[in-house]
RNA sequence: UGCUCAUCACGAGGGACUGAGGGAACGGCCCGUCGAAGUCCCGGCAACCACCCAUGAGCCUCCUGUCCGGCCACCGCCGACAGUCAUGGGAGCAGGUGCCAAAUCCGGCCCACGCGAGAGUCGCGGGGACAGAUGAGAA
Numbered sequence: 001u002g003c004u005c006a007u008c009a010c011g012a013g014g015g016a017c018u019g020a021g022g023g024a025a026c027g028g029c030c031c032g033u034c035g036a037a038g039u040c041c042c043g044g045c046a047a048c049c050a051c052c053c054a055u056g057a058g059c060c061u062c063c064u065g066u067c068c069g070g071c072c073a074c075c076g077c078c079g080a081c082a083g084u085c086a087u088g089g090g091a092g093c094a095g096g097u098g099c100c101a102a103a104u105c106c107g108g109c110c111c112a113c114g115c116g117a118g119a120g121u122c123g124c125g126g127g128g129a130c131a132g133a134u135g136a137g138a139a
């Protein structure tokens, strides 16, 4: 960098340095000298992975592990449980990330979705794509 899957209406900001941009791009609309972006420090949010518990399924040939049981001085043998997956729950100051204006700030493309209107259209709302972000996985 591209691929697959999941999530994206919740939540959470102060300081120092610095000084004009930022909200991915485009169109809007916002934020910003009452200090943008960036770097550092401290703090916080959340719970994707990891961790713990329960239940169910799987495995139970081999292999690995255990404050476990039997034989046993040791080695070892036998047994039990665990390993993998799914669902639900838990903790988090202390594992890896992420995040801390506005719904991913809103929109574009589609809908034999709803309501309203002088109706193949427009407005409002809804759903789905596209794009993007984050995490996990595989290459």
Base pairs, nucleotide, nucleotide: 003137004136005135006134007133008132013042014041015040016039017038021031022030023029026107027106028105043100044099045098048096049095051090052089053088054087055086056085057084063083064082065081066080068079069078070077071076104131109128110127111126113125114124115123116122117121